[in-house]
Context: one part of a larger RNA
RNA sequence: CUGGGGCGUAAAGCGCGCGUAGGUGGUCUUGUAAGUCGGGUGUGAAAGCCCCGGGCUCAACCUGGGAACUGCAUUCGAGACUGCAAGACUGGAGUAUGGGAGAGGGCCGCCGGAAUUUCCGGUGUAGCGGGUGAAAUGCGUAGAUAUCGGAAGGAACAUCAGUGGCGAAAGCGGCUGCCUGGCCCAAUACUGACACUCAUGUGGCGAAAGCGUGGGGAGCAAACAGGAUUAGAUACCCUGGUAGUCCACGCCAUAAACGAUGACAACUAGACGUCGGAAGGAUCUGCCUUUCGGUGUCGCAGCUAACGCGUUAAGUUGUCCGCCUGGGGAGUACGGCCGCAAGGUUGAAACUC
Numbered sequence: 001c002u003g004g005g006g007c008g009u010a011a012a013g014c015g016c017g018c019g020u021a022g023g024u025g026g027u028c029u030u031g032u033a034a035g036u037c038g039g040g041u042g043u044g045a046a047a048g049c050c051c052c053g054g055g056c057u058c059a060a061c062c063u064g065g066g067a068a069c070u071g072c073a074u075u076c077g078a079g080a081c082u083g084c085a086a087g088a089c090u091g092g093a094g095u096a097u098g099g100g101a102g103a104g105g106g107c108c109g110c111c112g113g114a115a116u117u118u119c120c121g122g123u124g125u126a127g128c129g130g131g132u133g134a135a136a137u138g139c140g141u142a143g144a145u146a147u148c149g150g151a152a153g154g155a156a157c158a159u160c161a162g163u164g165g166c167g168a169a170a171g172c173g174g175c176u177g178c179c180u181g182g183c184c185c186a187a188u189a190c191u192g193a194c195a196c197u198c199a200u201g202u203g204g205c206g207a208a209a210g211c212g213u214g215g216g217g218a219g220c221a222a223a224c225a226g227g228a229u230u231a232g233a234u235a236c237c238c239u240g241g242u243a244g245u246c247c248a249c250g251c252c253a254u255a256a257a258c259g260a261u262g263a264c265a266a267c268u269a270g271a272c273g274u275c276g277g278a279a280g281g282a283u284c285u286g287c288c289u290u291u292c293g294g295u296g297u298c299g300c301a302g303c304u305a306a307c308g309c310g311u312u313a314a315g316u317u318g319u320c321c322g323c324c325u326g327g328g329g330a331g332u333a334c335g336g337c338c339g340c341a342a343g344g345u346u347g348a349a350a351c352u353c
Base pairs, nucleotide, nucleotide: 004325005324006323007322008307009306013321015205016204017202018201022197023196024195026089027088028087029086030085031084032083034082035081036078037077038076039075040074041073042072043071050066051065052064053063054062055061092194093191094190095189096188097187098185099184100183104180105179106178107177109175111174112157117152118151119150120149121148122147123146127139128138165172166171210251211250212249213248214247215246219245220244224240225239226238227237262320263319264318265317266316267315270298271297272296273295274294275293276292277291278290279289280288281287302309303308326353327352328351335346336345337344338343
């Protein structure tokens, strides 16, 4: 370097959707003949390479003939496969009907109880609180802590809870109502390949932190202040405490965004759980058998450098996309694009080992 080898952990799967171009594509029949295959013709300069000869005493060298020039054009034919055209099919895909489970999403109430905090009132008196190896800062005779009653306000929803469920991922958990997306099962009917993947793209979604405007602020708590510790202690521990955490709208677009495992399809021993359906059986709530769809543990073959994976593959294959190509420099610089900013994205080189 690449028609090579790879991507769970060594470099490498885009955080996740939707989807355009493109690539790829089920069964049967007929046609066509672009790809494909065979034959002919023309051309493919000479020299050179290769083969058989000849000439310099040999050779290099020179020279005659042949082959080759794997190609291109044209023509005749073949019709399996791919393409194209037409027609048909139902297994892929989808639609309808009937059931089903679910923290899937949005809005609503001023709904619910426990707890923390603050305030008000009562009882009551000298301590409380806190943490440690030990203390102190702090609160309290202006009546605290404790205890009883009441009020306010914000945030989060114990038990149920699961090795469980739902969602594309991020993620989702009190209750009620409304709106709404997807999924599963059974039996029929219908459409008739309508499919898979997806560069670019998309006002697409995207934890936490952060930003803008306006609210809110109980608890917690970066920064900050104080007290300790220590040689020092810009920390770990303690007492406080502001952004923030919460809500609305608008940005940001990143994570060990992880299963560190792209999507779809097919095939390849099983065993044991668990969730949602369906069918059958039973001694009928609970149990057994079969089956479909999820979610787990173990394990055969096989794979793997090993660890391990093992019908939820990292096994055996196919299609499409993304990505990698020694370490550092560096996810940096420069430029472009995006952003209010923070910064994101794209992304080098010199030099060095």
The part of an RNA shown here (small-subunit ribosomal RNA, central domain) has 353 nucleotides and comes from an uncultured bacterium. It matches the Rfam family "Bacterial small subunit ribosomal RNA".